[in-house]
Molecule: Glycine riboswitch aptamer
RNA sequence: UGGGGACACUCUGGAAAGUGGCUCCACAAGAGUCCACCGACGGGGAAAAUCCAGUGCCCGAGUGCCCGGAUGAAUCUCUCAGGUUCAGCGACAGAGGGGGCUAC
Numbered sequence: 001u002g003g004g005g006a007c008a009c010u011c012u013g014g015a016a017a018g019u020g021g022c023u024c025c026a027c028a029a030g031a032g033u034c035c036a037c038c039g040a041c042g043g044g045g046a047a048a049a050u051c052c053a054g055u056g057c058c059c060g061a062g063u064g065c066c067c068g069g070a071u072g073a074a075u076c077u078c079u080c081a082g083g084u085u086c087a088g089c090g091a092c093a094g095a096g097g098g099g100g101c102u103a104c
Stems, first nucleotide, its partner, number of pairs: 001103002007098001009096005018035001020034005036084003042080001043078003049071004054065004
């Protein structure tokens, strides 16, 4: 000096499900508890496949079976956490562009 993915940050968009009952509280907010629900902070689960173990065939190289083990994803699934008027949060998407890294 140039380049590009990831990452941090900023802005914008961003769904679902109860304004439930009872108690505390002067009321409300808020908190606790009970029942009913949601999945898109987070978290858990694991299909194919691969490898290991076992076993049969085979013996130049491999291959079949396997109720065992390991690795193994999600917008799937479970609802632990979280949430169920508004607000806020929010996976994900778009835009911006910072510092490092790397090459010369």